Predicted 3D model of a 681-nucleotide part of an RNA (large-subunit ribosomal RNA, domain II) from a Flavobacteriales bacterium. The full RNA is in RNAcentral, with records from ENA. The coordinates come from a structure-prediction model, not an experiment, and the mean pLDDT is 84.
[in-house]
Context: one part of a larger RNA
RNA sequence: GCCUACGAGUUGCUCUUUACUAGCAAGGUUAAGUCCGUAGACGGAUGGAGCCGAAGCGAAAGCGAGUCUGAAUAGGGCGAAUAGUUAGUAGAGGCAGACGCGAAACUUUGUGAUCUACCCAUGACCAGGUUGAAGCCCCGAUAACACGGGGUGGAGGACCGAACCAGUAAACGUUGAAAAGUUUUUGGAUGAGUUGUGGGUAGGGGUGAAAGGCCAAUCAAACUGAGAAAUAGCUCGUACUCCCCGAAAUGUAUUUAGGUACAGCCUCGAGGUUGAGUGUCAUAGAGGUAGAGCUACUGAUAGGGCUAGGGGGCUUCACCGCCUACCAACCCCUGACAAACUCCGAAUGCUAUGACAUAUACUCGGGAGUGAGGCAUAGGGUGCUAAGGUCCUGUGCCGAGAGGGAAAGAACCCAGACCAUCAGCUAAGGUCCCCAAAUGUAUGCUAAGUUGAUCUAACGUGGUCGGAUUGCAUUGACAGCUAGGAUGUUGGCUUGGAAGCAGCCAUUCAUUUAAAGAGUGCGUAACAGCUCACUAGUCGAGCGAUCUGGCGUGGAUAAUACUCGGGCAUUAAGCAUGCUACCGAAGCUAUGGGAUUGAAAAAUCGGUAGGGGAGCAUUCCAGUCUGCGUCGAAGGUGGAUCGUAAGGUCUGCUGGAGCGUCUGGAAAAGAAAAUGUAGGC
Numbered sequence: 001g002c003c004u005a006c007g008a009g010u011u012g013c014u015c016u017u018u019a020c021u022a023g024c025a026a027g028g029u030u031a032a033g034u035c036c037g038u039a040g041a042c043g044g045a046u047g048g049a050g051c052c053g054a055a056g057c058g059a060a061a062g063c064g065a066g067u068c069u070g071a072a073u074a075g076g077g078c079g080a081a082u083a084g085u086u087a088g089u090a091g092a093g094g095c096a097g098a099c100g101c102g103a104a105a106c107u108u109u110g111u112g113a114u115c116u117a118c119c120c121a122u123g124a125c126c127a128g129g130u131u132g133a134a135g136c137c138c139c140g141a142u143a144a145c146a147c148g149g150g151g152u153g154g155a156g157g158a159c160c161g162a163a164c165c166a167g168u169a170a171a172c173g174u175u176g177a178a179a180a181g182u183u184u185u186u187g188g189a190u191g192a193g194u195u196g197u198g199g200g201u202a203g204g205g206g207u208g209a210a211a212g213g214c215c216a217a218u219c220a221a222a223c224u225g226a227g228a229a230a231u232a233g234c235u236c237g238u239a240c241u242c243c244c245c246g247a248a249a250u251g252u253a254u255u256u257a258g259g260u261a262c263a264g265c266c267u268c269g270a271g272g273u274u275g276a277g278u279g280u281c282a283u284a285g286a287g288g289u290a291g292a293g294c295u296a297c298u299g300a301u302a303g304g305g306c307u308a309g310g311g312g313g314c315u316u317c318a319c320c321g322c323c324u325a326c327c328a329a330c331c332c333c334u335g336a337c338a339a340a341c342u343c344c345g346a347a348u349g350c351u352a353u354g355a356c357a358u359a360u361a362c363u364c365g366g367g368a369g370u371g372a373g374g375c376a377u378a379g380g381g382u383g384c385u386a387a388g389g390u391c392c393u394g395u396g397c398c399g400a401g402a403g404g405g406a407a408a409g410a411a412c413c414c415a416g417a418c419c420a421u422c423a424g425c426u427a428a429g430g431u432c433c434c435c436a437a438a439u440g441u442a443u444g445c446u447a448a449g450u451u452g453a454u455c456u457a458a459c460g461u462g463g464u465c466g467g468a469u470u471g472c473a474u475u476g477a478c479a480g481c482u483a484g485g486a487u488g489u490u491g492g493c494u495u496g497g498a499a500g501c502a503g504c505c506a507u508u509c510a511u512u513u514a515a516a517g518a519g520u521g522c523g524u525a526a527c528a529g530c531u532c533a534c535u536a537g538u539c540g541a542g543c544g545a546u547c548u549g550g551c552g553u554g555g556a557u558a559a560u561a562c563u564c565g566g567g568c569a570u571u572a573a574g575c576a577u578g579c580u581a582c583c584g585a586a587g588c589u590a591u592g593g594g595a596u597u598g599a600a601a602a603a604u605c606g607g608u609a610g611g612g613g614a615g616c617a618u619u620c621c622a623g624u625c626u627g628c629g630u631c632g633a634a635g636g637u638g639g640a641u642c643g644u645a646a647g648g649u650c651u652g653c654u655g656g657a658g659c660g661u662c663u664g665g666a667a668a669a670g671a672a673a674a675u676g677u678a679g680g681c
Stems, first nucleotide, its partner, number of pairs: 001681006011096003015093010027052003033046005056063002066078004099237002102234001106227003110223002117201009126191001128160003131156001135152006164188003169184004203219001205215003240615006250263005264370002266367006277358009291344001292342002298338002302334004307328001309327002311324004373398010403414003418593004423589003429583003432567003438580001440579006451569002459554003463551010480538005486511003491505003517532001521530002594605004616670001618667006625660001627659002635654008
């Protein structure tokens, strides 16, 4: 992991409540016990104790269809104007383990120191080698000591290193040879050493050279039995079918926030009415949002004007006075802001009335679930006008919604699946092939594979196609080519030099001209030189400038090679604007069928939590068929057939002794899941 079996809303209660059924009814009902019958645990009779109801109010005395409060014959509170009760069944609650499994823990009775920690008693063990303390002896030395040398001696938590004890480093091992090891390496090895045997200390206790270590592979409180089915607002699981309806993720409160109470929303039953609900239209209203506005207030505010006040400067002994590209109130002109501004002011929404349409709405009672919501879009707060962020409001969808489209996708676009059909029409979206349908039609654009259904900026672009305005042009434009581009003069100044061209100045003038600047750029130390403006010739038709639009282009960078979903596509199969066909869904239609509601006509039938209804199957019991069965029961395994389904019936083979129909009743009554339990493989 699979298979088989077992495995979870049960049972008790003279507790409560609601519905239905039955009996009796202002009443209803017996309990224990006793008697009778019977196989009986059953049935019948008796038994009126007790209980519920028929009257309430008040704390009570008490009064009573009233009573309490109160001074009250006031007002107000609770009552009265009748239906209960007993039993059965069902829904729900309560008390019990109370749908099942599951803690970590707590209390208490005991068992453990054969492992290990420490201690006590009594024993045992430590190859070999090295070093050479004190003391003592001899010699030297001294006044005598001290001191020096040689020998002897054999100390040490001394040294090296086996046994023994330990466990430093690495590798291996990691379903191991082993629930802690092996190999190599390493530390101690006469000591606070190691070890045998016997004994002691016990669970909030021991022991601990102290690591919360160890106390039998268990330790921040051992193990075993019991309380005990502890408790679990938590997790997981909770078993056949069909039909009808169908939520919520909100408000308030909470030692409350993943729980719960009440309300909201769902369902089932009952009820009745001045038809209350909802929609559209019309009419009448309340209101201060969006917008707008501000010499209409409050506040904020840019520039200018005018000009109080202030600063600065000038003047003066002082008073006065003057100036100001400084700051600035009021006022004027222009511009312009506000959730907590408003002279104004919508649309929606809300209230009321009427008409029309539709079929809800409300009240009472039984049963719930929900009280983590999410995304999109619109209006806002918060945040960074960040977030698949967060908090509100309106709407839609997912949640609980299948189908078609978007390559693939909870929420986007289209559209709400009762069942069947090898019928038709469409929606979104598509029509070269994958892939159903146009290689459709008309006119343009794009050359970048731009693009071809996610996404790109500021800024740049003589890529190309349009539009507008304007200038020049057959009296010859624009571009090219040929020729000229001169003189006073090297203008004046400056300067070492300054000659068109370092710089400054200027009535930058005049002459000759077809035209030629006291010079557009390069150049020289300064000249020279090249060139431009300008002019003529040649050529022969359009050429410039500004603004604006379309498509393109650069900007352009992401982690495994590439790619529009792919192949591929260039007067497209790209982009733009039209048109005509077609394809395309569980939409709509057609035909047949089923169910629910309803008198019918007709309408409806997606669905999680959840409510309601109707059934199938299993085991047992009573009656029934005076049923079936060795001429073959149950069970197993094939086939056929019936039913919307759970399932049923018939039959072949196997099997070898029990089993069913119908009407009722009762449950140990349905498994795929619980890291479910047991067995097998």